[in-house]
Context: one part of a larger RNA
RNA sequence: CUGGGCGUAAAGGGCAUGUAGGCGGCCUUGUAAGCCUGGCGUGAAAGUCACCGGCUCAACCGGUGGAUUGCGUCGGGAACUGCAGGGCUUGAGUCACGGAGAGGGAGCUAGAAUUCCUGGUGUAGGGGUGAAAUCUGUAGAGAUCAGGAAGAAUACCAACGACGAAGGCAAGCUCCUGGCCGAUGACUGACGCUGAGGUGCGAAAGUGUGGGGAUCAAACAGGAUUAGAUACCCUGGUAGUCCACACUGUAAACGAUGUGCACUAGGUGCUGGGGCGGAUGCUUCAGUGCCGGAGCUAACGCGGUAAGUGCACCGCCUGGGGAGUAUGCUCGCAAGGGUGAAACUC
Numbered sequence: 001c002u003g004g005g006c007g008u009a010a011a012g013g014g015c016a017u018g019u020a021g022g023c024g025g026c027c028u029u030g031u032a033a034g035c036c037u038g039g040c041g042u043g044a045a046a047g048u049c050a051c052c053g054g055c056u057c058a059a060c061c062g063g064u065g066g067a068u069u070g071c072g073u074c075g076g077g078a079a080c081u082g083c084a085g086g087g088c089u090u091g092a093g094u095c096a097c098g099g100a101g102a103g104g105g106a107g108c109u110a111g112a113a114u115u116c117c118u119g120g121u122g123u124a125g126g127g128g129u130g131a132a133a134u135c136u137g138u139a140g141a142g143a144u145c146a147g148g149a150a151g152a153a154u155a156c157c158a159a160c161g162a163c164g165a166a167g168g169c170a171a172g173c174u175c176c177u178g179g180c181c182g183a184u185g186a187c188u189g190a191c192g193c194u195g196a197g198g199u200g201c202g203a204a205a206g207u208g209u210g211g212g213g214a215u216c217a218a219a220c221a222g223g224a225u226u227a228g229a230u231a232c233c234c235u236g237g238u239a240g241u242c243c244a245c246a247c248u249g250u251a252a253a254c255g256a257u258g259u260g261c262a263c264u265a266g267g268u269g270c271u272g273g274g275g276c277g278g279a280u281g282c283u284u285c286a287g288u289g290c291c292g293g294a295g296c297u298a299a300c301g302c303g304g305u306a307a308g309u310g311c312a313c314c315g316c317c318u319g320g321g322g323a324g325u326a327u328g329c330u331c332g333c334a335a336g337g338g339u340g341a342a343a344c345u346c
Base pairs, nucleotide, nucleotide: 003318004317005316006315007300008299012314014201015200016199017198021194022193023192025088026087027086028085029084030083031082033081034080035077036076037075038074039073040072041071042070049065050064051063052062053061054060091191092188093187094186095185096184097182098181099180103177104176105175106174107173108172109171110154114150115149116148117147118146119145120144121143125136126135163168206247207246208245209244210243211242216240220236221235222234223233258313259312260311261310262309263308266291267290268289269288270287271286272285273284274283275282276281295302296301319346320345321344328339329338330337331336
């Protein structure tokens, strides 16, 4: 529980697309379902309420009125909503021109670094730490030079920067491909907003099959530390980390702030466009930061990128623990995910 809320107190769905539904611009005609209004019918009586009356009062009883917020029917009205018709261009979109971008996919290529292999030079250490040791090296290591192999990641540029719905995206080039911004004109003519279900996308870890395996590194082993040390430190090291395909579907998936639209002082950076014959200048659109006014806020803070002022629609919260547990259902190969209580207790 017809309330109040959701940045940090409980509470914004991880993100999008979109079905039903809800909501919806300006002008005009019709209609009359909603809506407003009148008449009639009905809305049993008792009861309740107001007034009056009868038992000495009251309870009780009687009368009148009111009420019965409703439904039906017949008229009337036409502002608003709906429905039907016509029109419009400002919402939305299309085309033409220009623009920026690590947006996505595929392929090819490059240089540094790392490890390993081969050979040369060369000799006693190297490595590691707080200090050591395990480890490695006279079977020639480390260092250095040359050659080769492999895998992964792309220093500088780099930004308080760009792009993407979110997750996320960074060497270069080519091909395919999505979105966005600006200016002008033409066109369509409300085609819009939101969105329960549904569907798609969705970091890392994890799973299946096949490949790959340089580095790093759960598990594991050893060395230390310590009272102990199933850790922190060190030496190794397997899954994994990488690729393809298929699953998983979670996160502090965060701006802890749903989406859209409108309105509401300024100042100052940056990114991408446009305009102004003059520009170190002014201005405009889109984005991204900082500061700040009114206002809001429990405060912190937010403040034209709102947490201000409003509207539309969705999601969610309702004391702590029990518990994101049990159970049922459902999805998954599994791990587990989704949905999701109660007893009891404070």

The prediction has a mean pLDDT of 91. Small-subunit ribosomal RNA, central domain from a metagenome, 346 nucleotides, folded computationally.